[in-house]
Molecule: transfer RNA
Organism: Sphingobacteriaceae bacterium
C1' cells in the first nucleotide's frame, strides 16, 4: 500500500443474527447490621469510539473516519 478482526459504565463481558426500560461480575457511594472497622444483605450512579446513510424504528445493517490487535507484499 493491501487484507482481516476489534472497539458498550472505572475495569472485565452479555446482548439469540433490527423491535417495550442495554445483562451480569468487580469497584464507587448510601443505608442497615457492629463499640468500631472487615464480612454479609439492601438500594443508587454510572456506557453504546466518530460522523453520515437506509429504515417507521440502529449497540446491531451499509459507508467513511479514529484508534488498537494480526496477516502479506
Nucleotide at each position: 500500500u493491501c487484507c482481516c478482526c476489534c472497539a458498550u459504565a472505572g475495569u472485565g463481558u452479555a446482548g439469540u443474527u433490527g423491535g417495550u426500560u442495554a445483562u451480569c461480575a468487580c469497584a464507587u457511594c448510601a443505608g442497615a447490621c457492629u463499640u468500631u472497622g472487615a464480612a454479609u444483605c439492601u438500594g443508587a450512579a454510572g456506557a453504546c469510539c466518530u460522523g453520515c446513510g437506509u429504515u417507521c424504528g440502529a449497540a446491531u445493517c451499509g459507508c467513511g473516519g479514529u484508534g488498537g490487535g494480526g496477516g502479506a507484499a